[in-house]
Context: one part of a larger RNA
């Protein structure tokens, strides 16, 4: 010097930032992912004008129709981001620097084409029925941009002949013919918004490599899918990635293998550099979501708030069987030396969704706690010797606190009182602010409300008095204390920092 700090003692204020470093230990509550009625089919409602029906003649009840609102369901995007946390991981896991003639890529941008013609479900509903619940069953009806046939197909894929070009081993690219296969959906307020199907593109991801990346040899051998080939399987795609065959081979003292410890980096701290620690907050990548194991889905997951099964655990039950996952904001319990509102807003930025109005967003953007940290203000200026009082000293002369104080003149920062009162807001124009009656301006009143912490033998700036008498006690390292202690308690004066101050820990 510096800290995500913690203790003590003290403590006016702002304005930035930062706050479970331990139990990846258990979690009550609430809220963190929805949205589209412009994809559909009901189903409740509300108005209007028309029919019919009852009559108490202006009501009631009812039937279609028309327009509106709400929405369980079907069905489409999203629910793979975005939040969080550091258990594994010593790895192509992460930096960095190349490959891919071995890949994918919803929603967006560019071009070119297309969308004829049909069909049979299953929810909703409606009976019936099981079950404490959780959820179901079974018949029976119905739409869709839901499904699932046919048509049309190519610059598509796949084969088969053939030409030309090129490369980087497999082999790329490109022209031609020929044969096979696969598309599509509509809404609509008539502006548009969507569907397929191919080609680029962007952005995003997969793979593969070169070098780097902690400690131990009191760990010396290790491996059998191991380490290569043939031939399949799988995948977007290469590959022992997986399989049958067949070879015996592969890694290792340049440290394998095993043991331990550890997310990794930009960057942060130091320090003149080298370098050494470290990896809290922002920012990239990785990994994991009670504990292990699979997959479906889809552009993309082997999915934090989807699903299936095992485990442990907690909770409801009619004992037959169910439910649950805060390493999301908040907040409890616990553990600890120690870390905060079960807050306000979607107004800004950004995300889903929608044509759009909008919804939805504990992301964020803000208020809240805390001297945790870092910067900046203040707690008053000038004048003022009778050197007051008082306190401590003492040679008793008198020194010292000290221009300190009173006392005069003057300031009002901050707080506090009143008024006004913002930018943040985007637009042609209105119309929208959680913070916020906040910042910030103006006036008000008065030195008024605002200093403490640590030292004072030497290292080290600051000293004497009293008490104590190897005792109480100090101590960072020398060391002080046994009767005049500048070292230990006071107590006066100094000394240093200061809204801090000291100690304690951990790095340079």
């Nucleotide at each position: 010097g510096a800290c995500g700090a913690a203790c003590g003692c003290u403590g006016g204020c702002g304005g930035c930032g930062u706050g479970u470093c331990u139990a990846a230990c258990a979690c009550a509550u609430g809220c963190a992912a929805g949205u589209c009625g412009a994809a559909c089919g009901g189903a409740a409602c509300u108005u209007a004008g028309c029919g019919g029906a009852g009559c108490u003649u202006g009501c009631u009840c009812u039937g279609a129709u028309a327009a509106g609102u709400u929405u369980a369901g079907u069905g489409g995007c999203g629910g793979a981001c975005g939040g969080g946390u550091g258990a594994g991981u010593a790895a192509c896991g992460c930096g960095u620097g190349a490959g891919c003639a071995a890949c994918c890529u919803g929603c967006c941008c560019u071009u070119c084409g297309g969308a004829g013609g049909g069909g049979g479900a299953c929810a909703a509903c409606a009976g019936c029925u099981g079950g404490a619940a959780a959820c179901g069953g079974c018949u029976g009806c119905u739409a869709a941009u839901a499904c699932c046939g046919c048509a049309u197909a190519a610059c598509a894929u796949a084969u088969u002949u053939u030409g030309c070009c090129g490369g980087c081993a497999u082999c790329g690219g490109u022209g031609a013919a020929a044969u096979a296969u696969c598309a599509a959906a509509g809404a609509u307020u008539u502006a548009u918004c969507g569907c397929c199907g191919a080609a680029g593109g962007a952005u995003g991801g997969g793979c593969u490599c070169g070098c780097g990346u902690c400690u131990g040899a009191u760990u010396a051998g290790c491996u059998u899918g191991u380490u290569g080939g043939u031939g399949g399987g799988g995948u977007a795609a290469u590959g022992g990635c997986c399989c049958a065959c067949c070879a015996a081979g592969g890694c290792u003292g340049c440290g394998a293998u095993c043991a331990g410890u550890a997310g990794c980096c930009g960057g942060a701290c130091u320090g003149a550099g080298a370098g050494g620690u470290u990896g809290a907050u922002c920012g990239g990548c990785c990994a994991c979501a009670u504990u292990g194991g699979g997959a479906c889905u889809g552009a993309g997951a082997u999915a934090c708030g989807g699903c299936c099964c095992a485990g442990a655990c907690u909770c409801c039950u009619a004992c037959g069987g169910g439910a649950g996952g805060c390493a999301g904001c908040a907040g409890u319990g616990g553990a600890g030396a120690a870390u905060a509102u079960u807050g306000g807003g979607c107004a800004a930025u950004g995300g889903g969704g929608g044509c759009a109005a909008c919804c939805c967003u504990g992301a964020c953007c803000c208020a809240g706690c805390a001297a945790c940290g870092c910067c900046g203000c203040g707690u008053g200026a000038a004048g003022g010797a009778a050197g007051a009082a008082g306190g401590c000293u003492u040679u008793c002369g008198a020194g010292u606190u000290g221009u300190a104080a009173a006392c005069u003149u003057c300031u009002u920062u901050g707080a506090c009182g009143a008024g006004g009162g913002a930018u943040g807001a985007a637009u042609a124009a209105a119309a929208u602010g959680a913070c916020a009656g906040u910042a910030c301006c103006u006036c008000g009143a008065a030195a008024a409300c605002a200093a403490g912490c640590c030292a004072c033998g030497g290292c080290u700036a600051a000293c004497u008095a009293c008490g104590u008498g190897c005792c109480a006690g100090c101590a960072g390292c020398c060391g002080c204390g046994g009767u005049a202690a500048u070292a230990c308690g006071u107590a006066g004066g100094u000394g240093g920092c200061a809204a801090g101050c000291g100690u304690u820990g951990u790095c340079c």

Overview:
This is a predicted structure of a 508-nucleotide part of an RNA (small-subunit ribosomal RNA, 5' domain) from an uncultured bacterium. Its mean pLDDT, the model's own confidence on a scale to 100, is 83. Rfam family: Bacterial small subunit ribosomal RNA. Its family is annotated with structural constituent of ribosome and ribosome in the Gene Ontology.